This is a predicted structure of a 71-nucleotide RNA (transfer RNA) from Chloropicon mariensis.
The prediction has a mean pLDDT of 82.
The RNAcentral record of the sequence draws on ENA.
The source organism's lineage runs through Eukaryota, Chloropicophyceae, Chloropicales, Chloropicaceae and Chloropicon.

[in-house]
RNA sequence: GGUUAGAUAACAUAACGGUAAUGUAUUGGAUUGCAAAUCCUAGAAUGGCAGUUCGAUUCUGCCUCUAACCU
Numbered sequence: 001g002g003u004u005a006g007a008u009a010a011c012a013u014a015a016c017g018g019u020a021a022u023g024u025a026u027u028g029g030a031u032u033g034c035a036a037a038u039c040c041u042a043g044a045a046u047g048g049c050a051g052u053u054c055g056a057u058u059c060u061g062c063c064u065c066u067a068a069c070c071u
Stems, first nucleotide, its partner, number of pairs: 001070007010024004018054001026042001028040003047063005
């Protein structure tokens, strides 16, 4: 330099163009003699800029970053 794949919550992963889900962690509470485990509860996310669309995490273009392969 070229090709391909990817970027979603603190972390790990889901998501036919139509309410962004799950687990761990965190907050508060219940339970317990105290804890652990269990149950309830709350907060927390779509890399950036444009385009298409009634509507974009999803489709398109550019940029940034990451990984693999080729040279």